[in-house]
RNA sequence: GGGCUCAUAGUCCAACGGGACGACACCAGCCUGGCGUGCUGGAGAUCCGGGUUCAACUCCCGGUGGGUCCA
Numbered sequence: 001g002g003g004c005u006c007a008u009a010g011u012c013c014a015a016c017g018g019g020a021c022g023a024c025a026c027c028a029g030c031c032u033g034g035c036g037u038g039c040u041g042g043a044g045a046u047c048c049g050g051g052u053u054c055a056a057c058u059c060c061c062g063g064u065g066g067g068u069c070c071a
Stems, first nucleotide, its partner, number of pairs: 001070007010024003018054001026042005047063005
């Protein structure tokens, strides 16, 4: 330098172009003599900039960063 691939919450991980899923962690309440467990509820996320589209996590282009292969 080139090819491929990945980037979603504090962490991990889903999402045929159409209300962003779930788990752990966190907060509140219930339970308990208390802690923990358990139950109920809640807050929190699409790497950046453009384009296509009625509509983009998804498709296209460019960039940034990680991984891998070639040189």